Predicted 3D model of a 72-nucleotide RNA (transfer RNA) from Carboxylicivirga litoralis.
RNA sequence: GGCCUCGUAGUUCAAUGGAUAGAAUGUAGGAUUCCGGUUCCUAUGAUGUGGGUUCGAUUCCCGCCGGGGUCA
Numbered sequence: 001g002g003c004c005u006c007g008u009a010g011u012u013c014a015a016u017g018g019a020u021a022g023a024a025u026g027u028a029g030g031a032u033u034c035c036g037g038u039u040c041c042u043a044u045g046a047u048g049u050g051g052g053u054u055c056g057a058u059u060c061c062c063g064c065c066g067g068g069g070u071c072a
Base pairs, nucleotide, nucleotide: 001071002070003069004068005067006066007065010025011024012023013022018055026044027043028042029041030040031039048064049063050062051061052060
């Protein structure tokens, strides 16, 4: 340098054109307990970036950025 692939919550993963982007875990508060753990309730928080297609984009296309793989 060419090609392929991935980028979503603090973390691990869903959602493949249309519902308020969900789940687990974490964190905070509360209930329970003599205290702690367990359990239950509530809250919290995310689509790498810029453009394009479309009535509508996490999803499709292009560039860039970053990670991984492969060829030279």
Overview:
The coordinates come from a structure-prediction model, not an experiment, and the mean pLDDT is 81.